[in-house]
The prediction has a mean pLDDT of 80. Predicted 3D model of a 738-nucleotide part of an RNA (large-subunit ribosomal RNA, domain II) from a Halanaerobiales bacterium. The RNAcentral record of the full RNA draws on ENA. Its Rfam family is "Bacterial large subunit ribosomal RNA".

Context: one part of a larger RNA
């Protein structure tokens, strides 16, 4: 990793529903007994103990269609008038049980273990060879005697180097290893708190430890090993054939609760069953958001006016003057506010006996649910940093549980809700030059920037459109020519300041067609060059603003990589017009299933009515408690059967109409397929070939099911009904095989 096979809502009890049967104010037996059977059962009879119910109230004695509670005949609770049970069968679904299956670490009892290890007791063994040279003792020197020194002797030591032995520090190799700890090359210890053999001791709430949570059998913060036991798991993973209708929620309360629950919301079943629910519109309510606005609580501009306080002047002491300062209040003025509103929307929100349209069926009552992590997008707050694919509430959409079609790709964005089927058609969004269906489509514009196809404050004679305004044929605009003076080097400062370093005076005056106590460069300071403004020349415009459209710069990353791509100057962008692609959407053709109202049909049911049979009348029907008496063989009545007519309800099938049919969790219908049972202790069939395998172009809506052939070589259907060890792909599933 493939393949087969095995693998998960079971059983018992006892509720509650809801089908279906039986009895019915009653229903029913239990344990046992007995009897039938080859045997085993859903066999038969008997067995009324018991249980449920028909009457409730009170703790209870009691009472009773009433009770209770109270002094009570008042109120009140409960109950009655309003009657259906009760046994089996099947189904849901719930409680107790392991309770759909697989899964813990761990807990607690009772063993077993120290042939590893730990430490301990006993009793053996083993340490090559070299070195050093302690005490002590002996000669000798010295001493008063000693001390001391020296030669020799000695042979001590958790003493020295270094095999064996015993440890494990370092590297490398090995790491599906030769090896669940090793090898090799190197180290440390080797007379010693040293190694080792042997036999023995300590056992899990426990030993042992030169003490690391170390060791106690490749297992240790509490061994193994059976057992309680299927432990418990609000966790995870996993739960097997088909089809047809509906069809969710991620929220509230409340919880040692937050990833669990419980109740209500929100789904679906079945009942019963109104109003005419919800929607539109119209008619009446409440109301205090949005804007807005400052009357009122605060905030806050500028002014006026004035209390007060501060400065200055003036005063022994009262007081007074003044004030470009501060300033309450009041007034003018401009202004904010979620916790401000005198005033006040739009929407939503309630009420309605009214009118529309289209049609689902509210609330109730009972069985089953699931869900309590919700995403994003667009409104309106709040929290953040008017950050977040960020969190919190509110409305609303979509995904979630929704596929189509658009957005290159792309759960939540746009259009749009897939019952099937068609090589037929209109359309949304979005699209029409080529990949790629459709205009190389019309008519007005815009952009020169590959803007289009990323971005801001700021910058700019890019260009289009609009507005008003300044000069101008008494000549502007720019160009050229020429003027550009003069008291003056104004004053002042300065070493110098002369139009041009700074300051002052707001800037005189003169002669001019004009000329500024000087725009700009320049000199130390003059000088020199210019403009300002004047005239000529020339000859039609020319200049400064405001709006507003499309572009330019600002613009630096990680792939050519910011149009999906060729490419595109229209195949960009406005505006406007025609047309035509484009979905599983609308319509058409055909076809399937629910459901609603019909309509015809057949079978069956109930009731009525008519007809006719049959039992049956001295062996006595039916009826009646019981027993008995009349009539007569014709009638009458009762029973049962059968036919045939009407009616009614509802079933089922046909038919035409009409709608509905995406779909997770889930809730409810209908089915297929496997074993096995009864009738049958193996039937129809079957060696002229059964199951089973295997191929095939066949039938069904589907799970499936024929028939044929070969294969196989002995068993085995169908249809009716019933019982379940009843369906595989997952569960790091078990098993076995490749």
């Nucleotide at each position: 990793u493939c393949c087969a096979g095995c693998g998960a809502g079971u059983u018992a009890u006892u509720g509650u529903g809801u089908g279906c049967g039986g009895c019915a104010a009653g229903g029913u037996u239990a344990a046992g007994u007995a009897c039938a059977g080859a045997g085993a059962a859903g066999g038969u009879a008997c067995g009324g103990a018991g249980c449920c119910g028909a009457a409730g109230g009170g703790a209870a004695g009691c009472c009773g269609a009433g009770u209770c509670a109270u002094a009570a005949a008042a109120g009140g609770g409960c109950g009655g008038a309003g009657a259906a049970g009760u046994c089996g069968c099947a189904u849901a679904u719930a409680a107790u049980a392991g309770a759909c299956c697989c899964g813990a670490a761990a807990c607690c009892g009772g063993g077993u273990g120290a042939g590893c290890u730990a430490c301990c007791c006993a009793u053996g063994g083993a340490c090559a060879g070299g070195u050093u040279g302690a005490a002590g003792c002996g000669g000798g020197a010295g001493u008063a005697a000693a001390a001391u020194c020296u030669c020799g002797u000695g042979g001590a030591g958790g003493a020295c180097c270094g095999a064996a032995c015993c440890c494990a520090c370092c590297g490398a190799u090995g790491u599906u290893g030769a090896a669940a700890a090793a090898u090799c090359g190197g180290g440390g210890g080797a007379u010693g708190a040293g190694c080792u053999g042997u036999g023995g001791g300590u056992a899990g709430a426990g030993g042992a430890g030169a003490a690391a949570u170390u060791c106690c059998a490749a297992u240790c913060g509490a061994a193994c090993c059976c057992g309680g036991a299927g432990a418990u798991a609000g966790c995870u993973g996993g739960u097997u054939c088909u089809c047809c209708c509906c069809g969710a929620a991620a929220u509230a309360g409340c919880u040692u609760u937050a990833g669990g629950g419980c109740u209500a919301g929100c789904c679906u079943c079945a009942g019963a069953g109104a109003a005419g629910a919800a929607c539109u519109g119209c008619c009446g309510g409440a109301g205090g958001u949005a804007a807005a606005g400052c009357a009122c609580u605060g905030a806050a501009u500028g002014g006026g006016c004035u209390a007060g306080g501060g400065g200055c002047c003036u005063u022994a002491c009262c007081g007074g003057g003044u004030u470009a300062c501060c300033g309450a209040a009041c007034c003018c003025u401009a202004u904010c506010a979620a916790a401000c509103u005198a005033a006040g929307a739009a929407u939503g929100c309630c009420g309605g006996a009214c009118a529309g349209a289209g049609a689902a069926g509210a609330a109730c009552u009972g069985g089953g649910a699931g869900u309590c992590a919700g995403a994003c997008u667009g409104c309106g707050u709040g929290a953040g940093a008017u950050a977040a694919g960020u969190u919190u509430c509110g409305c609303a959409g979509u995904c979630g549980a929704g596929a189509g079609g658009g957005a290159a790709a792309c759960a939540g964005c746009c259009c749009a809700g897939a019952c099937c089927g068609c090589c037929a058609g209109c359309u949304a969004a979005g699209g029409u030059c080529c990949c790629a269906a459709a205009g190389u489509u019309g008519c007005a514009g815009u952009u020169a920037a590959g803007u289009g196809g990323g971005a801001a404050a700021g910058g700019a004679u890019g260009u289009g459109g609009g507005c008003a305004u300044g000069c101008a044929a008494a000549g502007a605009c720019a160009a050229c020519u020429a003027g550009g003076a003069u008291g003056u080097u104004g004053g002042c400062u300065u070493a110098g300041a002369a139009g041009c370093a700074g300051c002052c005076a707001a800037g005189c005056a003169u002669u001019u067609a004009a000329a500024g106590a000087g725009u700009g460069c320049g000199u130390a300071a003059u000088a020199g060059c210019u403009c300002a403004c004047u005239a000529g020349u020339c000859a039609a415009g020319u200049g400064g603003g405001c709006c507003u459209g499309c572009g330019c710069c600002g613009a630096a990353g990680a792939u050519a990589a910011a149009c999906g791509g060729g490419g595109c100057u229209a195949a960009a962008c406005u505006g406007u017009g025609c047309a035509c692609c484009g979905a599983a959407g609308c319509a058409g053709c055909g076809g399937g299933u629910u459901c609603g109202a019909g309509a015809u049909a057949a079978a069956g049911g109930a009731g009525a009515a008519c007809a006719g049979a049959g039992a049956g009348u001295c062996a006595g029907a039916a009826g009646g408690a019981a027993a008995g008496g009349a009539a007569a063989c014709u009638g009458g009545g009762g029973c049962u059967c059968u036919g045939u007519u009407c009616u009614c309800a509802g079933u089922u099938a046909u038919c035409a109409u009409g709608a509905a049919c995406g779909g997770u969790a889930g809730g409810g219908g209908a089915g297929c397929a496997u074993a096995c049972u009864a009738a049958g202790a193996g039937u129809a069939g079957g060696g002229a070939g059964a199951a089973g395998c295997a191929u095939g172009a066949c039938c069904g809506g589907a799970a499936g099911g024929a028939c044929a052939u070969g294969u196989g070589g002995a068993c085995g259907a169908a249809a009716u009904a019933g019982u379940a060890g009843a369906g595989a792909g997952a569960a790091u599933g078990c098993u076995g095989g490749a």